Notes:
The prediction has a mean pLDDT of 87. The part of an RNA shown here (small-subunit ribosomal RNA, 5' domain) has 511 nucleotides and comes from a Candidatus Poribacteria bacterium. The sequence was found in a public genome assembly. Rfam family: Bacterial small subunit ribosomal RNA. The source organism's lineage runs through Bacteria, Bacteria candidate phyla and Candidatus Poribacteria.
Context: one part of a larger RNA
RNA sequence: GAGCGAACGCUGGCGGCACGCCUAACACAUGCAAGUCGAGCGAGAAAGCGACUUCGGUUGCGAGUAAAGCGGCGAACGGGUGAGUACAACGUGGAUAAUCUACCCCAAGGUCCGGGACAACCCCGAGAAAUCGGAGCUAAUACCGGAUAAGACCACGGUAUCCAAGGAUACAGGGGUAAAAGAUUUAUCGCCUUCGGAUGAGUCCACGCCCCAUCAGGUAGUUGGUAAGGUAAAGGCUUACCAAGCCUAAGACGGGUAGCCGGCCUUAGCGGGUGAACGGCCACAUGGGGACUGAGACACGGCCCUGACUCCUACGGGAGGCAGCAGUGGGGAAUAUUGGGCAAUGGGCGAAAGCCUGACCCAGCGAUGCCGCGUGAGGGAUGAAGGCCUUCGGGUUGUAAACCUCUGUCAGGAGGGACGAUGGGACUUUGUCUUGACGGUACCUCCAGAGGAAGCCCCGGCUAACUCCGUGCCAGCAGCCGCGGUAAUACGGAGGGGGCAAGCGUUGCUC
Numbered sequence: 001g002a003g004c005g006a007a008c009g010c011u012g013g014c015g016g017c018a019c020g021c022c023u024a025a026c027a028c029a030u031g032c033a034a035g036u037c038g039a040g041c042g043a044g045a046a047a048g049c050g051a052c053u054u055c056g057g058u059u060g061c062g063a064g065u066a067a068a069g070c071g072g073c074g075a076a077c078g079g080g081u082g083a084g085u086a087c088a089a090c091g092u093g094g095a096u097a098a099u100c101u102a103c104c105c106c107a108a109g110g111u112c113c114g115g116g117a118c119a120a121c122c123c124c125g126a127g128a129a130a131u132c133g134g135a136g137c138u139a140a141u142a143c144c145g146g147a148u149a150a151g152a153c154c155a156c157g158g159u160a161u162c163c164a165a166g167g168a169u170a171c172a173g174g175g176g177u178a179a180a181a182g183a184u185u186u187a188u189c190g191c192c193u194u195c196g197g198a199u200g201a202g203u204c205c206a207c208g209c210c211c212c213a214u215c216a217g218g219u220a221g222u223u224g225g226u227a228a229g230g231u232a233a234a235g236g237c238u239u240a241c242c243a244a245g246c247c248u249a250a251g252a253c254g255g256g257u258a259g260c261c262g263g264c265c266u267u268a269g270c271g272g273g274u275g276a277a278c279g280g281c282c283a284c285a286u287g288g289g290g291a292c293u294g295a296g297a298c299a300c301g302g303c304c305c306u307g308a309c310u311c312c313u314a315c316g317g318g319a320g321g322c323a324g325c326a327g328u329g330g331g332g333a334a335u336a337u338u339g340g341g342c343a344a345u346g347g348g349c350g351a352a353a354g355c356c357u358g359a360c361c362c363a364g365c366g367a368u369g370c371c372g373c374g375u376g377a378g379g380g381a382u383g384a385a386g387g388c389c390u391u392c393g394g395g396u397u398g399u400a401a402a403c404c405u406c407u408g409u410c411a412g413g414a415g416g417g418a419c420g421a422u423g424g425g426a427c428u429u430u431g432u433c434u435u436g437a438c439g440g441u442a443c444c445u446c447c448a449g450a451g452g453a454a455g456c457c458c459c460g461g462c463u464a465a466c467u468c469c470g471u472g473c474c475a476g477c478a479g480c481c482g483c484g485g486u487a488a489u490a491c492g493g494a495g496g497g498g499g500c501a502a503g504c505g506u507u508g509c510u511c
Stems, first nucleotide, its partner, number of pairs: 001511004006507005013373006019366002021331001026329003030326003035073003040070002048061005080284003090208007099201002104197002107194005112146004121136001123134004152177003156173001158171005182189003210256003217247003222244008259281004263274004286307005309320004337363001339362003345359001346357004376406004386397004410452001412447005420438001423435005455500005460481003466495005476483002
């Protein structure tokens, strides 16, 4: 000098765009953050309004609505955090002839015949509750059996092509195995099998990746083999048996620290530092462990066990997990609203209308940063008054003010008023209607009037800027050198000056 997710002190007019718990991965009250589909299925209220009434009630609308159940898809995305991890991560480049991929796309073939249940519901029971047990009824795109098999898979042998070794692909052969679901309606959406694509992922390899040698030896599933199991898949991944290997001063093993990268900061560059925000990958979800479901999880707002903690309890037993968005306590030098909206973009479900969406879009708070604008412009000397200094002549503040002539940004008031929707939706369909949180905001026009808007640090040298008074090694200053003990340009005040400016200084950290 440059920079910062900064903090602190003094000060503070407006706007735009960004950013905002770096500390306790500390604990959390409350609300919201993942639902949707009636065009898969069975069942199905009430309030209220109306009619009739023997005043008990009946019945229509509400409404096949709400709430719930079975079933499907989603919930593995999106959002958060950086604890752990020095490598199973990450980055770059490869391999997969060792693999999977729901929804989507292309293509081929099919969708036949049957069966028995379980919720909801009704009845009974247990419990304080959470919830649970028994009996009975019932539907399906839920479940099960059978048929069929172009193609798929399995074993068998054959031919051709390819391959770096294991091996792969194609073709034909006979044998064995496994499918399906309907709905609304006349046009679609589905369902089953298979080839391929797209997308996403798994696994493996090479190289790169901090400090300590005051860490020098480490290792028994350890290293390799055989066989088996397991997985979508190679493999000590697991098990049995056999062998005795494997890594290591080119740093094994151990300890410390740390998410990695694109990037960001600095620098002429080399390099050094860093990994907030945005994007990619990874890991985690109260500490630890486990599997279930599923195309996909070993699953933040799922399940089970265990630990700690909190809450309810009728003491028998139960409930919970903000590192989602707000918000609270605590910690801290320090970091925001318990806001609005699904209008846009995107996501889930749905044929659609639509519903859900603290993703997102906006608004609020904060000079936290960057950028822009303003606090007026021109004229104005007798150099007014006042202040300060003075050699008492004057000098300076100073064109500064007053005063004159103007202007009208911002803020204020009034009127108009968007783009974002060339999109989406409905309908009487070629036209009409409707749909904006932000927001009566931006923007435009008009009104008034210099009116409402400047501070902070410094002035001994480095380093731009000097005098007076007070103080008297005191009080104090200070980044370094150093100032202060009676004339201090270095302390404190004042006048003047210098530098930046809605900021200015200080502290911390990096180059």